Predicted 3D model of a 1458-nucleotide RNA (small-subunit ribosomal RNA) from an uncultured prokaryote. The sequence is in RNAcentral, with records from ENA.
RNA sequence: AGAAUGAACGUUGGCGGCGUGGAUUAGGCAUGCGAGUCGCGCGAGAAUGUAGCAAUACAGGAAAGCGGCGAAAGGGAGAGGACAACAUGGGAAUCUGCCCGGGGGUCGGGGAUAGCUACGGGAAACUGUAGGUAAUACCCGAUAAGGUCUGCGGACCAAAGGUUUACUGCCCCUGGAUGAGCCCAUGCCCCAUUAGCUUGUUGGCGGUGUAAUAGACCACCAAGGCGAUGAUGGUUAGCGGGCGUGAGAGCGUGACCCGCCUCACUGGGACUGAGACACUGCCCAGACACCUACGGGUGGCUGCAGUCGAGAAUCUUUGUCAAUGGACGAAAGUCUGAACAAGCGACGCCGCGUGCGGGAUGAAGGCCUUCGGGUUGUAAACCGCUGUCGAGGGGGAUUAAGGGCAACUUGAAUGAACCCUGGAGGAAGGACGGGCUAAGUUCGUGCCAGCAGCCGCGGUAAGACGAACCGUCCAAACGUUAUUCGGUAUCACUGGGCUUAAAGAGUUCGUAGGCGGCUUGGAAGGUGAGGUGUGAAAUCCCACGGCUUAACCGUGGAACUGCGCUUCAAACCACCAGGCUAGAGGGAGACAGAGGUGAGCGGAACUGAUGGUGGAGCGGUGAAAUGCGUUGAUAUCAUCAGGAACACCGGUGGCGAAAGCGGCUCACUGGGUCUCUUCUGACGCUGAGGGACGAAAGCUAGGGGAGCGAACGGGAUUAGAUACCCCGGUAGUCCUAGCUGUAAACGAUGAGCACUAGUUCGGGGGACCUCCACAUCUUCUUGGACGUAGCGAAAGUGUUAAGUGCUCCGCCUGGGGAGUAUGGUCGCAAGGCUGAAACUCAAAGGAAUUGACGGGGGCUCACACAAGCGGUGGAGGAUGUGGCUUAAUUCGAGGCUACGCGAAGAACCUUAUCCUGGUCUUGACAUGCUUAGGAAUUCUUGUGAAAGCAAGAAGUGCCUUUCGGGGAGCCUUUGCACAGGUGCUGCAUGGCUGUCGUCAGCUCGUGUCGUGAGAUGUCGGGUUAAGUCCCUUAACGAGCGAAACCCUUAUCUCUAGUUGCCAGCGCGUUAUUGCGGGGACUCUAGAGAGACUGCCGGUGUUAAACCGGAGGAAGGUGGGGAUGACGUCAAGUCCUCAUGGCCUUUAUGACUAGGGCUGCACACGUCCUACAAUGCGGCAUACAAAGGGAAGCAAACCUGUGAGGGGGAGCAAACCCCAAAAAGUGUCGCCCAGUUCGGAUUGCAGGCUGCAACUCGCCUGCAUGAAGUUGGAAUCGCUAGUAAUCGCAGGUCAGCAUACUGCGGUGAAUGUGUUCCUGAGCCUUGUACACACCGCCCGUCAAGCCACGAAAGUUGGGAGGGCCCGAAGUCGCUAAGCUAACCGUAAGGAGGCAGGCGCCGAAGGUCAACUCGACAAUUGGGACUAAGUCGUAACAAGGUAGCCGUAGGGGAACCUGC
Repeated sequence: AGAAUGAACGUUGGCGGCGUGGAUUAGGCAUGCGAGUCGCGCGAGAAUGUAGCAAUACAGGAAAGCGGCGAAAGGGAGAGGACAACAUGGGAAUCUGCCCGGGGGUCGGGGAUAGCUACGGGAAACUGUAGGUAAUACCCGAUAAGGUCUGCGGACCAAAGGUUUACUGCCCCUGGAUGAGCCCAUGCCCCAUUAGCUUGUUGGCGGUGUAAUAGACCACCAAGGCGAUGAUGGUUAGCGGGCGUGAGAGCGUGACCCGCCUCACUGGGACUGAGACACUGCCCAGACACCUACGGGUGGCUGCAGUCGAGAAUCUUUGUCAAUGGACGAAAGUCUGAACAAGCGACGCCGCGUGCGGGAUGAAGGCCUUCGGGUUGUAAACCGCUGUCGAGGGGGAUUAAGGGCAACUUGAAUGAACCCUGGAGGAAGGACGGGCUAAGUUCGUGCCAGCAGCCGCGGUAAGACGAACCGUCCAAACGUUAUUCGGUAUCACUGGGCUUAAAGAGUUCGUAGGCGGCUUGGAAGGUGAGGUGUGAAAUCCCACGGCUUAACCGUGGAACUGCGCUUCAAACCACCAGGCUAGAGGGAGACAGAGGUGAGCGGAACUGAUGGUGGAGCGGUGAAAUGCGUUGAUAUCAUCAGGAACACCGGUGGCGAAAGCGGCUCACUGGGUCUCUUCUGACGCUGAGGGACGAAAGCUAGGGGAGCGAACGGGAUUAGAUACCCCGGUAGUCCUAGCUGUAAACGAUGAGCACUAGUUCGGGGGACCUCCACAUCUUCUUGGACGUAGCGAAAGUGUUAAGUGCUCCGCCUGGGGAGUAUGGUCGCAAGGCUGAAACUCAAAGGAAUUGACGGGGGCUCACACAAGCGGUGGAGGAUGUGGCUUAAUUCGAGGCUACGCGAAGAACCUUAUCCUGGUCUUGACAUGCUUAGGAAUUCUUGUGAAAGCAAGAAGUGCCUUUCGGGGAGCCUUUGCACAGGUGCUGCAUGGCUGUCGUCAGCUCGUGUCGUGAGAUGUCGGGUUAAGUCCCUUAACGAGCGAAACCCUUAUCUCUAGUUGCCAGCGCGUUAUUGCGGGGACUCUAGAGAGACUGCCGGUGUUAAACCGGAGGAAGGUGGGGAUGACGUCAAGUCCUCAUGGCCUUUAUGACUAGGGCUGCACACGUCCUACAAUGCGGCAUACAAAGGGAAGCAAACCUGUGAGGGGGAGCAAACCCCAAAAAGUGUCGCCCAGUUCGGAUUGCAGGCUGCAACUCGCCUGCAUGAAGUUGGAAUCGCUAGUAAUCGCAGGUCAGCAUACUGCGGUGAAUGUGUUCCUGAGCCUUGUACACACCGCCCGUCAAGCCACGAAAGUUGGGAGGGCCCGAAGUCGCUAAGCUAACCGUAAGGAGGCAGGCGCCGAAGGUCAACUCGACAAUUGGGACUAAGUCGUAACAAGGUAGCCGUAGGGGAACCUGC
């Protein structure tokens, strides 16, 4: 991702059907309606009508009243209530109006009272007195059983009539039906941080009371009753049928409909009645509201509409009794906000429509584009067709059954089918398009604005934001939010786990409970099977049927998995009775052991004391110091004292439940093992609560105290050092008696039983041996190692299971908050046990893998170190950089890998948005089109610093032509496309380059192993410069690298012999290859040869290879170069070049003058020259290589002290020139000094290049003669033709070289090692790192914000208790007052009532305590937050291994002791 809802919100909205709609404040309510009816119970009787002049009569029947029935139904709501409810199933001690069946009766009297009349009171509501009246109202008598009571003799009990000609009432008894009351069993939410509750309480006897049972109530008696199977208390909640979801089991829920319960402003109470303690009745109290004349009254929408309030949110103050149903009535009928209808709301479900066919120039427009096109899209237009829905007009079915003697009459609302009109006309949106998840492009934006269910997007190329186009999914809806179930086996009954991820209690004993060996019989509780009753209807499911279909509705069936009764079965579980021995236990005999407790004894060591010897240090550390010592230490000897711990044996050896237990002996004592198979006979296992034991630290009291040693003091270390190290040292450590009850109390693995391959070591027992020992055999219940199957995420485990099963207990459910807060409980305290939430994060975690890293390990290498030589760092100067300065000092490069780097050469140029000025605008440069003019082109003038601007003059070409013109090219000009940019982004890029590193590595195919990431190969043993090669080998091969191939150099041969060479020959010269000649040599430049561990010896594995040797010019890669694997550094470069995007376009483009890049307190890098005598200077003199030369190199010669100038032979070069090589050698001087060292700086005079040397070039001569006497910490290069030293050449270049690139000359020292520093390679190990140690990360403090705890106190609610007061009212007592019916001739009586008293009693008051909130000064920790502060605790041996418990200490992480 799905389904659902009484929903709400956003956008949108055509029609109809069927449903549904105050979930929040059981908050308050204006107004209207919602329960009346009966004249066939009764009296009386208005309006009105008829007759009549009128009185009056007749008809009429309203309103009110008495009376009857109803008003206890229907309708609404869910506050309360965890049980007096509800559901299911039973039961007995009951009542039941109206209704039905049966039996019987209905006689005779009487007295009142409403209405009414009269007079009053009151504002009203209402009410008083007098008179008088009726009844199916009330009363008495009679009758009296199959009724009631009873002591069984008896006693007692009713009624009503009405209208009319047939009905209907009334009374008693009885049965039924219906409804209701009562009792029982079972089921029914959360909290144990609620564990004890109860006095009418539990029961009994006797009463009261009721329709009826009952402590329901009362008196007395007894002391019971309930509870871990959860009482009591608290929180929450109407219950069920059902509904939603789900495969189911379940989980959630209780709207609409049905059944039950409860409530009616709040609390209490009774009356009437068949029924109520009564929604639209009564009384009282209270709150609220209204009326009032202030004296008093009235009211109760949780009925239907409606209103206010609160809220995200829920409708009309409609119609009708036509139907269904109800009340009354004999009936007509009346009443009915029940009901039926309509209205409103897309709130839900269902159905229909918004058109159908053709139609390519694939139109226009939009969007994209690689500019070709693609897409929107047959979509539209256009052509043809249809007529659903809606609209308008007709039409009239159905809901109607009944009622009435009949004629006749009854529709609130719905309006179907069908017909006509007209025309595609009136009818489409919403969300989404990064993945999950179907569907993408462009533009805008630039960590902004925003999105977001999770992961996550956005910092200039966003498929994720916003828009557009396009697409996807649904569709009159679509999304969002909320909630439920599902997915989720993520609370696991079905169906999970606990070594390391969360999770086994520290261990054991044991109560309740759970579970439990073999066998016989019984009974039948569980269990199984059959029958039967019930399980309301509706719903769900199936079939059929009715609305055009569906939703919806009807009929029938099935189902309702449940409960009760009953019959049968007897395997299993449980029960009863009996038996057995394999489990368990007892007995006898042996055995091992640091098992426990107490007492005694012992030696070594240590410390102290005394004495002796001795004489200066000892001790301690990385190094030291504090400390001890001439008052004699340390050392050593002797003696004495004290306390603690028990070396060797000693061992993955033993014992114990665990903690734990170690010198020896004795006493007491627990457990275990083996053998015998003698006894008991399931006596067993586990174990919630509970009990006991329980390291170290700690606490209390008393001892003891040698050593060690928290705290503390001192010394060091350090930035600091509350530490690590050192010197001391108190508590403690030890003993006795108590307490505490925790540990990483670990095998991180609960206990018990059974089963499931082995091998091996150790321990115990037994056998064999005459005995002992060894060996051998056997056994195991004991401690380990390896390992099969299996298991496991893997690591691993594997008969000592983490395998396969059974039983019981404990525990877990993301990380943090937190084992914290709070409550309770235990403790002397420290603290333990039990143990949350708010809030916050998207992870936290396990195992393994690959890397990287380590102040881990092993092996190996490198000028890495060491051994050496020479430098840098100090001086002066050159050069680059930083900084500073400046109008500007253009830009880039920044550890190694920037800094004599880009730049192989900035006076102008170069050179740049570097600065200050002056100018141009299709442009300095390219292409195309276009306007106008002109050949091109050349020249002149003005102004100006130039560029530029302005003006003028000369000049007319080529092709073609119908001679009018046209065309090509070029120039100027107008306009448009565009040019241009050393502008930005090297973090958009290509290319190129640096570095690790010329380090030896980096990979692939197939196979194999692993769930997988991956591994193997590539490891191991040798060897190498090398992943070089060999051997071994689940690997076998291969590729890129290494090596080789290439260039150069070293030797030789061959070929060739000019410009090179000259041995021999000839000529010539003072002399020199000068000439002739020559190819021998050198050389040149082509081709070859040579070197391969090939040979010998040794070592090595008969290998690879190494060592030594021979030969050789060269020997193990001969030297040097080119060559640089996969990759790393977002390394460098957009200013070489190329290039996406962005920016700019009279400027960031172009031109130009001058200046700047050279600026100077300073700092750094790289060099040059020196500091001198292995030197410097003068003179003389020898030997290279490699290069360059035409806008060039330039000889000779002349000139100048010199730079240079003049001059110009020769040379496009093995020919000529640059060109002198220098160090060297020889000789002379200097004599250790700021010098004959050193040359900076400065002055003067010159030279050269160049339009031009002021800023700002180089060189020369003369003069000047600074610092500097070998350089601190630190640091660089180099292993042989190397370092060092010496010069030469070239590129750049007009000129400028201490730089760079090459060349040769002279020419060492040291090392043969790998301890250390740096870097690198391989293997291995640890890891909390993966941006990879420049990593990660902890705590205090400071700031902001959030929720929570504590808190003096303030305030509110809830539930009880004690006491006081006590309304209404029932009940009881009383009743001297009042009193129609009965008795009585009268007096009076009986009976009744007012009133009074009493018990109970709501609300109220008061007191103390409980409980739950809200707020709160202040305070505590916690979470989060930006790049804050302090340290560095942890992760590597994390630099003192870490962690657990405990105790002390400290800014903090932490440190220290045990």